[in-house]
RNA sequence: GCAUGCGAGUGCAGGGUCGCUGCCGGUGCCUUCGGGUGCCCGGCAGAGGAAAGUCCGAGCUCCGCAGGACGGGAUGCCGGGUAACACCCGGGCGCCGCGAGGCGAUGGAAAGUGCCACAGAGAGCAGACCGCCGAUGGCCCCUCGGGGCACAGGCAAGGGUGAAAGGGUGCGGUAAGAGCGCACCGGGCCCCUGGUAACAGCGGGUCGCACGGUAAACCCCAUCCGGAGCAAGGCCACAUAGGGGACGAGGGGUGGUCCGCCCCGUCCGAGUCCCGGGUAGGCCGCACGAGGCGUCCCGAAAGGGUCGUCCCAGAGAAAUGACCCUCACCCACUUCGGUGGGGACAGAACUCGGCUUAUUCGCACGCCCCG
Repeated sequence: GCAUGCGAGUGCAGGGUCGCUGCCGGUGCCUUCGGGUGCCCGGCAGAGGAAAGUCCGAGCUCCGCAGGACGGGAUGCCGGGUAACACCCGGGCGCCGCGAGGCGAUGGAAAGUGCCACAGAGAGCAGACCGCCGAUGGCCCCUCGGGGCACAGGCAAGGGUGAAAGGGUGCGGUAAGAGCGCACCGGGCCCCUGGUAACAGCGGGUCGCACGGUAAACCCCAUCCGGAGCAAGGCCACAUAGGGGACGAGGGGUGGUCCGCCCCGUCCGAGUCCCGGGUAGGCCGCACGAGGCGUCCCGAAAGGGUCGUCCCAGAGAAAUGACCCUCACCCACUUCGGUGGGGACAGAACUCGGCUUAUUCGCACGCCCCG
């Protein structure tokens, strides 16, 4: 240097003082005898590897749901693991590294469509800018053997542009060239062999080569997919206000008769009682779980199983702290006796499995390169 797995750094290293939260026991007070409560006592327990981001996948809860089609989203080499996954393990392929190893949304470009900036003549059934040739035809010269021009035309070899220019190297061939022909390499298709498969083979046959790239572009193919979330949701109950109903003192309005009074009907109505809803409040959900540790077995591993053992924070958003002594650890100085300094990132809130991000120090095992 690489890789894997651990431990946790003011300390489960020892001790002391003072406090906080939860539970258990005792005790004082209250009690409707269920319990509640405390400027009381004792005991036990009390953050993390990420508790974080809330990015995936689940459990759990409520709502929704005949079936099918269309649409949308996610995933995307192969095999295995798992409750499940976008995670993990192993393998294949490609690229990078001298190497240990690292990285990869890594299905399909021969269904169709689109796009390929700049540069460049040409970016997809391509292209003559420089260049080469000019055999053939044309023009000019001629000592008639031929020579010249580069007009028609031929050429994808060479140069140049580009991320990319329609296989590569060599020989032959030609006017010059060209898979035009041949050999080897590469490639397509078919078969064989190995492998569960992805795939591989300096195995065979066949085809002169057709098929440039791009799918985190549309698209195609395969698989999967209801929604909202613990402020889910459930239970208790005599809050207050507001809602509905019953009764309704006293008074007022109005009608029955033109006026007054009594009476009756109707409207308003303090107050009382009941109902309903379930806000403030209380309880549950809520800490025994895909749980931790150890042994053995299966497996290459991820992981699975057997047996034993342990119970390990849980709330109001608020607790999990402060200080001192000793001992370790790291750094600096040192007269080697000591002295001074330091310890990151961060912090539970329904719970798990992952991923990602932040961050300090130490340990173990294995491996690589250089001297």
Bacterial RNase P class A from a Longimicrobiales bacterium, 371 nucleotides, folded computationally.
A source record names the gene rnpB.
It matches the Rfam family "Bacterial RNase P class A". Rfam describes the family as follows. Ribonuclease P (RNase P) is a ubiquitous endoribonuclease, found in archaea, bacteria and eukarya as well as chloroplasts and mitochondria. By type it is a ribozyme.